[in-house]
RNA sequence: UGAGUAAGCCAGACGAUCGCGGGCGCAGCGCCGAAAGGCCGCGCGUGAGGAAAGUCCGGGCUCCAUAGGACAAGGGUGCCGGGUAACUCCCGGUGAAGGCGACUUUAAGGAAAGUGCAACAGAGAGAUACCGCCUUUUGUCUUCGGACAGAGGGUAAGGCUGAAAAGGCGGGGUAAGAGCCCACCAGCGGUUUGGUGACAUUCCGGCUAUGUAAACCCCACCCGGAGCAACGCCGUGGAGAGACAAUACUGUGGUCCGCAGGUCUCGGGGAGGCGGCUGGAACCGUUCAGAAAUGUUCGGUCUGGAUAGAUGAUCGUCGAAUACAGAACCCGGCUUACAGACUUACUCAGAGA
Numbered sequence: 001u002g003a004g005u006a007a008g009c010c011a012g013a014c015g016a017u018c019g020c021g022g023g024c025g026c027a028g029c030g031c032c033g034a035a036a037g038g039c040c041g042c043g044c045g046u047g048a049g050g051a052a053a054g055u056c057c058g059g060g061c062u063c064c065a066u067a068g069g070a071c072a073a074g075g076g077u078g079c080c081g082g083g084u085a086a087c088u089c090c091c092g093g094u095g096a097a098g099g100c101g102a103c104u105u106u107a108a109g110g111a112a113a114g115u116g117c118a119a120c121a122g123a124g125a126g127a128u129a130c131c132g133c134c135u136u137u138u139g140u141c142u143u144c145g146g147a148c149a150g151a152g153g154g155u156a157a158g159g160c161u162g163a164a165a166a167g168g169c170g171g172g173g174u175a176a177g178a179g180c181c182c183a184c185c186a187g188c189g190g191u192u193u194g195g196u197g198a199c200a201u202u203c204c205g206g207c208u209a210u211g212u213a214a215a216c217c218c219c220a221c222c223c224g225g226a227g228c229a230a231c232g233c234c235g236u237g238g239a240g241a242g243a244c245a246a247u248a249c250u251g252u253g254g255u256c257c258g259c260a261g262g263u264c265u266c267g268g269g270g271a272g273g274c275g276g277c278u279g280g281a282a283c284c285g286u287u288c289a290g291a292a293a294u295g296u297u298c299g300g301u302c303u304g305g306a307u308a309g310a311u312g313a314u315c316g317u318c319g320a321a322u323a324c325a326g327a328a329c330c331c332g333g334c335u336u337a338c339a340g341a342c343u344u345a346c347u348c349a350g351a352g353a
Stems, first nucleotide, its partner, number of pairs: 001349008010340001012318007020047002023044004030039003049324001053335002056333005061227004068257004074223005079093005094108001095106004109218002114216002116212003130159002132155010167185002170182003186208001188205003193200002231275004240266005249261003282301004288295002
C1' cells in the first nucleotide's frame, strides 16, 4: 500500500416560519353529549427503528376457583460445560466440514430393538459367480510349443457395472487365491494417562457384510388452557317466566382422581366512555469478579401512548446523508431487508527501512 476476517457505532445536525399528537401546571364554567365523559385557552417539557418487519421462539401481565396430581394424544429439544426470568437464545469448549490464514458453518443421541428406502446399470445390493484363475479327467486338432469343447473340484486376488460389491494399501505365502500371515491406516471391543465433561492420548486384541433416522421409529429431558379484540369499572337499560337436578349436571383442548359450585332456556339494553396504556427482568457511565456471556458496587437520566389511527411543509448553513423502512400491552432473542460514513483488533500478499 492492497485484499480480507471479526466486532462496535451513526441512520442526518443546527437555526427560522407555519402546521400536528400527548404529559404536567394554571385558568375557564364557554362548547359537544341522553349520560359516563370529552374539547377549547396560556406556559413548560416531550414525540417511531436497528430492524418498529416476519409472527418464528421464550417470558412478564390478565382471566379460567386452586392451577393440585396422573394418564393418553400432540408437540418441542438432542455433543459438553456455563449464563439467563426463560428459550430452539447467548458465551466458551469438543468432534466433523470449508478456507493459505484471520475465521466460518454445523439438523452433532441410537443403524447390534424393529420396519422402510437406495432408480438405472450390473452375474450380483443381507452374499452373488458373467468374463476369468488353478487342478483332476474325457474328446478333437496339432507346426508337438500347445489350442478348442465338455464334466468334477477349488477360488473371489484380477476385469465389468455402480455412489457403494465379504475394510484400504504394500509385501509374504499358495496349485491358483483369500487377514491365511506381517507392517501401516480406518472401523469395533478392551485398556493407560490427562480433563468436571464432550473428548484427546498410550497399549493390546481379533478381522470387520454399505448408506440413510432433515424416513417411520427407539432413547433421554421438557410442555395446564386462552389471550390486551386478555381483563376491570362507569353510563344507557329490565320484570320476570319456565325446565332440570344431588351416584346427575357445570367448571378455558381430551380422560381419571381430588376440589368447588346449583345448572340451562326465553326476555330488556349494548357499534358509548374511562382504565389497562407505559417507571421498566429500563437505559447511560462506573467498581469488583470472571476466559467470556453475565453478575455485582456506586452515580446519573425519565425518553410514543394513537384509537379511522399523531412528527409534515418551506428557507438557510454544515454534511457521506442516502438505502431498508412507521409503535398499537410490554420485554429478551432469532430470521429477513438495507445506501453511505467512521472506529478498533487480527490475517494474507507486495515493497521499503

This is a predicted structure of a 353-nucleotide RNA (Bacterial RNase P class A) from Clostridiales bacterium Firm_13. Its mean pLDDT, the model's own confidence on a scale to 100, is 77. Taxonomically the source falls in Eubacteriales (Bacteria, Bacillati, Bacillota, Clostridia). Of the family's consensus pairs, 95% are formed in the model. Rfam family: Bacterial RNase P class A. The family's RNA type in Rfam is ribozyme. Its family is annotated with dimeric ribonuclease P complex, tRNA processing and ribonuclease P activity in the Gene Ontology.